[in-house]
Order: sequence, then structure tokens, then C1' cells
RNA sequence: CGUGCUCUGUCGCCGAAUCCGGCACGUGCACAACAACUGCACCAAGGAACCGGGGAACCACUACUUGGGGUGAAUCGGACAGUCGACAGGACAGCCCAGCCCAGUCGGCCGCCCGUAGGAGACCUUCCUGCUCCGAACCCGUCAGCUAACCCGGUAGGCGAAGGAAGGAAAGGAG
Repeated sequence: CGUGCUCUGUCGCCGAAUCCGGCACGUGCACAACAACUGCACCAAGGAACCGGGGAACCACUACUUGGGGUGAAUCGGACAGUCGACAGGACAGCCCAGCCCAGUCGGCCGCCCGUAGGAGACCUUCCUGCUCCGAACCCGUCAGCUAACCCGGUAGGCGAAGGAAGGAAAGGAG
């Protein structure tokens, strides 16, 4: 000097996933020689805020095993290869069926790539130009359009590092 890992702190990111509150018991810290008391922190109930689902009329739909639906930006295509199923064709064989080999079409699954609707990125909101990324996963269980009143739930988890955390414009705000 550089790199990797762990812990703590700071500043941030995706996301609704934040704030107030502070019972009982307990733990830790402070005070105290020990102990007790007291104070602080963690913490239940509850509340605020944000987010999601169900749920009339009117409107919409005429679909519902090809099940249907929800959260979410995460949809929809194409190519290559593999595998399974269906259909038809050719060759071998051959009375026929069956068998076996080759390649084709359609559909499902999977692997792997290329795109794409859409989405994210440093004070906050909007617009423009760019660059870098994401374009998943899960849930309900035969059932739900919208939807006032009303009812029911969630407030997790996972990441980043000296910067593309870029430049420009407008208004307001925050610091």
C1' cells in the first nucleotide's frame, strides 16, 4: 500500500414494514463495600401513521378443470439443448399387429441464453439527458369484479461503501 473476514459505529438502499407507549417478571448498566432502594435500557397490552385483503347500490362481466384468485416492478415473447405425451410420415422387417431406426409438427416440464411490459438508484417532489442494475419469490385453496358503511390482517426480511452518491431545469420544503 492492497485484499479478505469479524465486530461496532456512521451514512444510506429495496420494501408498508416506522413512531408513541411502557404492565408484570426478568436481565443488564449506574449508585452502593455486599445487599436493598432508586434511576436508565430491553419489554406486553394499547395508540398513531402507513400498507394489504374481504365487503352493497350503480356500473361492469357472461366467464367459472383449460379451475380461479392475491401480494409484488417482476409480465410477455424468441432461440438452442434435454425429457415426457399426442399426431402423422419414411426406412428395415413383413400376412397383419407388434418391434426397431430416422427425422417432422403441437403441447407440458426443465436447463441456459437473448429480448421485453414494467421497476430501482444519496436531502425530498416533478421533468429532461444519461449510466448501472432488477425484471424474482411466495400465498389462498374450488372461493372473492368494482364497492359506501362495516369487517379482517401486516409493520418483516435482505443489502451497500468513499462512488454514475452523474449532469441540467422548476417550485416548495427539510437540514
The prediction has a mean pLDDT of 79. c-di-AMP riboswitch aptamer (ydaO/yuaA leader) from Streptomyces hainanensis, 175 nucleotides, folded computationally. The organism belongs to Streptomyces, within Bacteria. The RNAcentral record of the sequence draws on Rfam. Its Rfam family is "c-di-AMP riboswitch aptamer (ydaO/yuaA leader)". For this family Rfam cites "New RNA motifs suggest an expanded scope for riboswitches in bacterial genetic control" (Barrick et al., Proc Natl Acad Sci U S A, 2004). From the family's description: This family represents a conserved RNA structure found upstream of the ydaO and yuaA genes in Bacillus subtilis and related genes in other bacteria.